[in-house]
RNA sequence: CCUAGAGUUUGAUUCAUGGCUCAGGAUGAAUGCCGGCGGUGUGCCUAAUACAUGCAAGUCGAACGCGUUGGCCCAAUUGAUUGAUGGUGCUUUCACAUUAUUGUUUUUGGUCACCAACGAGUGGGGGGCGGGUGAGUAACCACGUAGAUAACCUGCCCGGUAUCGGCGGACAUCAUGUGGAAACAGAUGAUAAGUAGGCAUAUAUACGUGGUUGGGAUGAACCACGGUGAAAAGAGGGCUUCUCGCUAUCACUUCUGGAUGGACAUGCGGUGCAUUAGCUUGUUGAUGGGGUAACGGCUUACCAAGGCGAUGAUGCAUAACCGACUUGAGAGGCUGAUCGGCCACAAUGGGACUGAGACACGGCUCAUACUCCUUCGGGAGGCAGCAGUAGGGAAUCUUCCACAAUGGGCGCCAGCGGGAUGGAGCAACACCGGGUGAGUGAAGAAGGGUUUCGGCUCUAAAGCUCUGUUGUUAAAGAAGAACACGUAUGAGAGUAACUGUUCAUAAGUUGACGGUAUUUAACCAAAAAGUCCCGGCUAACUUUGUGCCAGCAACCGCGGUAAUACGUAGGUGGCAAGCGUUAUCUGGAUUUAUUGGGCGUAAAGAGAGUGCAGGCGGUUUUCUAAGUUUGAUGUGAAAACCUUCGGCUUAACCGGGGAAGUGCAUCGGAAACUGGAUAACUUGAGUGCAGAAGAGGGUAGUGGAACUCCAUGUGUAGCGGUGGAAUUUGUAGAUAUAUGGAAGAACCCCAGUGGCGAAGGCGGCUACCUGGUCUGCAACUGACGCUGAGGCUCGAAAACAUGGGUAACCAACAGGAUUAGAUUCCCUGGUAGUUCAUGCCGUAAACGAUGAGUGAUAGAGUGUUGGAGGGUUUCCGCCCUUCAGUGCCGGAGCUAACGCAUUAAGCACUCCCGCCUGGGGAGUACGACCGCAAGGUUGAAACUCAAAGGAAUUGACGGGGGCCCGCACAAGCGGGGGAGCAGGGGGUUUAAUUCGAAGCUACGCGAAAAACCUUACCAGGUUUUGACGUCUUGGGCCAACCCUAAAAAUAGGGCGUUCCCUUCGGGAACGCAAUGACAGGUGGUGCAUGGUCGUCGUCAGCUCGUGUCGUGAGAUGUUGGGUUAAGUCCCGCAACGAGCGCAACCCUUAUUUUUAGUUGCCAUCAUUAAGUGGGGCACUCUAUUGAGACUGCCGGUGACAAACCGGAGGAAGGUGGGGACAACGUCAGAUCAUCUUGCCCCUUAUAACCUGGGCUACACACGUGCUACAAUGGACGGUACAACGAGUCAAGAUCUCGCGAGGGCACAUGAUUCUCUUAAAACCGUUCUCAGUUCGGACUGCAGGUUGCAACUCGCCUGGACUAAGUGGGAAUCGCUAGUAAUCGCGGAUCAGCAUGCCGCGGUGAAAACGUUCCCGGGCCCUGUACACACCGCCCGUCACACCAUGAGAGUUUGUAACACCCAAAGUCGGUGGGGUAACCUUUUAGGAGCCAGCCGCCUAAGGUGGGACAAAUGAUUAGGGUGAAGUCGUAACAAGGUAACCGUA
Repeated sequence: CCUAGAGUUUGAUUCAUGGCUCAGGAUGAAUGCCGGCGGUGUGCCUAAUACAUGCAAGUCGAACGCGUUGGCCCAAUUGAUUGAUGGUGCUUUCACAUUAUUGUUUUUGGUCACCAACGAGUGGGGGGCGGGUGAGUAACCACGUAGAUAACCUGCCCGGUAUCGGCGGACAUCAUGUGGAAACAGAUGAUAAGUAGGCAUAUAUACGUGGUUGGGAUGAACCACGGUGAAAAGAGGGCUUCUCGCUAUCACUUCUGGAUGGACAUGCGGUGCAUUAGCUUGUUGAUGGGGUAACGGCUUACCAAGGCGAUGAUGCAUAACCGACUUGAGAGGCUGAUCGGCCACAAUGGGACUGAGACACGGCUCAUACUCCUUCGGGAGGCAGCAGUAGGGAAUCUUCCACAAUGGGCGCCAGCGGGAUGGAGCAACACCGGGUGAGUGAAGAAGGGUUUCGGCUCUAAAGCUCUGUUGUUAAAGAAGAACACGUAUGAGAGUAACUGUUCAUAAGUUGACGGUAUUUAACCAAAAAGUCCCGGCUAACUUUGUGCCAGCAACCGCGGUAAUACGUAGGUGGCAAGCGUUAUCUGGAUUUAUUGGGCGUAAAGAGAGUGCAGGCGGUUUUCUAAGUUUGAUGUGAAAACCUUCGGCUUAACCGGGGAAGUGCAUCGGAAACUGGAUAACUUGAGUGCAGAAGAGGGUAGUGGAACUCCAUGUGUAGCGGUGGAAUUUGUAGAUAUAUGGAAGAACCCCAGUGGCGAAGGCGGCUACCUGGUCUGCAACUGACGCUGAGGCUCGAAAACAUGGGUAACCAACAGGAUUAGAUUCCCUGGUAGUUCAUGCCGUAAACGAUGAGUGAUAGAGUGUUGGAGGGUUUCCGCCCUUCAGUGCCGGAGCUAACGCAUUAAGCACUCCCGCCUGGGGAGUACGACCGCAAGGUUGAAACUCAAAGGAAUUGACGGGGGCCCGCACAAGCGGGGGAGCAGGGGGUUUAAUUCGAAGCUACGCGAAAAACCUUACCAGGUUUUGACGUCUUGGGCCAACCCUAAAAAUAGGGCGUUCCCUUCGGGAACGCAAUGACAGGUGGUGCAUGGUCGUCGUCAGCUCGUGUCGUGAGAUGUUGGGUUAAGUCCCGCAACGAGCGCAACCCUUAUUUUUAGUUGCCAUCAUUAAGUGGGGCACUCUAUUGAGACUGCCGGUGACAAACCGGAGGAAGGUGGGGACAACGUCAGAUCAUCUUGCCCCUUAUAACCUGGGCUACACACGUGCUACAAUGGACGGUACAACGAGUCAAGAUCUCGCGAGGGCACAUGAUUCUCUUAAAACCGUUCUCAGUUCGGACUGCAGGUUGCAACUCGCCUGGACUAAGUGGGAAUCGCUAGUAAUCGCGGAUCAGCAUGCCGCGGUGAAAACGUUCCCGGGCCCUGUACACACCGCCCGUCACACCAUGAGAGUUUGUAACACCCAAAGUCGGUGGGGUAACCUUUUAGGAGCCAGCCGCCUAAGGUGGGACAAAUGAUUAGGGUGAAGUCGUAACAAGGUAACCGUA
């Protein structure tokens, strides 16, 4: 010092797998908005692109000669200018004159020597340092680290040693002169030196001989003798006897040692690609020669044929390396700016020269490209030095100051020069620090925002008091940063002594930064806050605008009229002179897993074996010490990190010390384990002997059944085939049947989750050849073993090649069907093929989706195959033990779960190999290898998505299974669909035909009543605080009624003058006028809502608490066995209980009882026309209260249960019949036009009033009804029996008028009393006689009635007349299970009037149900699923369109690295005839040594030519791929997906 997670796949979950994304830190950054100060750092990451201008390396006169200028000096000159001294004017000031002296000044000339400055030149040191950049370079060791050089060099510096003698000879500058535009070059003649060359001297050194001593060693060192053979330079000081010498310092020379710096060779370490697998000829080695400071193929001649490579050579791509920076818990990952070390480079490419050092950034030379100058002949240049410019780019500074400090160059020094360096400038680029105020101040101010009206924003502001960091203005401040130098004094060494030199002390001089830091004084709260976010992750919420638009967004996602997600405002939150964004790195990511992952189903075990290399390996002994472990030593530069102490007010920053640097090397110790060596062992492995089983493999032979074909006989009309058919076949005789023959292929039964094999695979029988396995014994060998990259071998089916064979089956193909189509499924045929031989291919869902091997780990669980041993047994057999296989079950353990479980998916973090790292693109492209081909193996990227996938859960669904129910089917009865009409909806029309309802669950529905009204629609005419409500103000009593105008609303006039309470003041109602707040809206949104309703469905279900199981979603309960109408009840059960539903309780009906008898009833007594009036209340009936039915009883069945079946009794029997009542929920079901209500919209109109019209239209198709088509009927006449109800603005008796509808008078009745009210069908009788009729009644016209203001659009009814379609209804379809269907009439609501509709009532009153196969709907359980908006689901492919990236492509263009040849600059090296030549030598008119130019040769940059290799860009066209709200065609997959799906192949 020490490890954090979250969002996102789903209905949910979870879980697990797995990717994507976020929160942290960092930066040489850039960018948006904003910006007060200081300190310390940092600042072209791109074009190693091109560069204007200035500067960046000069210095030494104490090495040398010369020149110029000045001074000194000498000689003359000027007196213009200006001083001083002296003089005169009375003194001063001042003036004057003259020249007496002196200085300055002007000009000229000279100058032997001297001094100073300058100029170029000779010469010396330095320009190899310092500064810049990172192009090249993956290695010739470039870098890091560690050792090595017995194979090396080293200027200046330090220690030591010995010297510094002598001799001659040149070349610059210069002079003269030539060429040239210039740059510059040539010539002739002179000259100096610390220049150059010899000579002398000698201790280096090569070489030779001999000896001595070390070393692990090639080696080395030393000594002696011989021998070869190299030196030098002075300078300025001081003293001095004055040019003899002495002295210190500097310089020079020889030798030697050190230090420093370099050179070379070596071990180890750090990129990617194998779609780069072979590379190499000076290559590898030996010998000789050459070369180098030195080793070496460094080079050359010859000889040998080696050397490197799967532990990755060679090639390609990328890259300077390191200390370190950054991140991380660490291991790791990324980076290599600033600072430091090393390397490489200097426009590009060669080359050498000089030198201690270079193959040289500001040197030379050559070539190339570019730029500039030019008199066109020729020349000049190199910012990757500091500034700066252009360009490039998202992007990176001043053409500043100074040598004061530090370090370096030259110099004796002073000093000079220095874009090194020190500083300043610019930039929030980074880090660090300070500030932008503090206190008080509530009427909790105003304004803004919001509002649930309380408040919050908010002591926040203003105001008052204070402070003065920073700021402004002044003042102080050369404080610190200073060594060094000369001077003075003293001392040391040295000397005879001095000078000089070294050291110490003293005072003095030197500052770019800079009038800076710092301090002090005065003044003012003044001049100093932004930015991002506020849906979740993630701290922080509201308003308003917008309306899938505009926009946001890292991910998930937000926005389609109530957006905490866009824009804005207010407010909140975060950070703060910064804050966001973008880019990059790391972390999270255990998501490459050494620490620290996996491979049955998620991605992932090669199809199987054999086996080289490699990895791993049984027991014991001894030795060793490579690994291992431990100690010490050296090193691991400094800086950085960490720590401690200190210096700047603090911090950043800086200084001192320590620790760390986990590394490498060396020397010791230990010996358990691994390795090595050694000697043994037997248990692993193998051999042997004795037995055993087997579809193990190969070859040859052989058998029967069946199929087909051929021949012949019998025989006759079909056969065959299918869901049903047809094609086919058959009278030329099929099928069938019998006999004989031919051919090919496959082997019934046995047969078995039985056997064998490595896998693929193997099945009649016999023979031969042959591999492996198992058991027993324990004789032999003695670890011989396991695995296994590459390699090699085997490897189903299909396919391929050649040649045979071909019975049956059968891709392709043909025909027939099916179908919307049918290149399918089905049928009839049928070729390759299946077969054999020889080759080839090398893949499969080659699967146990499970690599091989070893050990040990519950089953006295249960089968089976092959052995062995034992017991028992006459035999058959049975039992026990054990080995090797092969199955099922199951525990621990494991697993995400499912599951696995001694045949592991457990344990041994065992050992070895293979493989995986999101989905798609894609097992594709390109390349390579293999193949005759088909193809196989290896195997990417661009681009695109936020998922894809696993297991399990709950639902839903299935042309899945089981059980069950329902007028669901079936069995019946009656309808609708055809006709006419009614009313409803669609469509169309219209000024309007108001609106809603839309499969079942809209359509005789809202509407239980559209002529006006209703009314919402249309046309026209009108009103604007309004037709209606509340409040305010004023004045008032305006009503009703009448008249006029108008279509009316309305307008004008007349008549008229209210009621209640009172405390007498007034109040309240009413209506009028005015005013504005507001009214009003059947305007929108049922997808913002409440309420109500429909539907599944009167279906039997839906849940909860606790417990238990599961990681969890969830499960259990609620499932199972029975039973029921029922989750009804019983039994069982990890469940035990409970709730909402079912049932029951309620109403009604069927029987009866009690009480009560009026308006009801009448048996008995009496009465009437009549229960009419007495009387009575028994009966009916009404109202009321009870009883009754509960599987209670009996028998049977059942499990001794629940229950069911049958029976008795009973009015009623198994919920007696009806009704009301209807769970959790589903359909964003219906309704904003019943009502309620949010929001939006209209406000002289989308509100309100009036008249008229419309909702009633009419080529059409649809649903619901009525009436019919007739004789079970129509018409006429007669006769009988109900119930439910309604009634005072009503129903209306009786009587009366009318053919009738209806009219008139009008009793009784708020009702068991009166009225509506005659019920009809039925029954009796007459008639019609099967016809478009005496059926049917539409339509039309005439005459009437009635309601109403009004009957034309547009009511109902009556009477005559007229008489249409229709003769029982196609496909398909509806209702009904008993007082039901069918049929008959009656009542009611609405209502002025209007019903075939609706809601009720009673009368008459059936048929049929074998049964659950099928259709529809529903319930429960199981199952499959790729569905969850839930099958009206999901989803695949072609085609068409748009865009994107990629492949192929006749080619085209460019580049890279090589190769071959040609030409060959400069240059080193080598050779060299002739030529030239000062020093040295000699025997000197000259020759020699040496040197120079020239020429020749080898090598060679650039260039040229050539054919290939590799890479990139581009290319008409073309191929597939990806993406894209609503395109086309089909429906392949998911359910048995409607032909199970899938794999390989054709």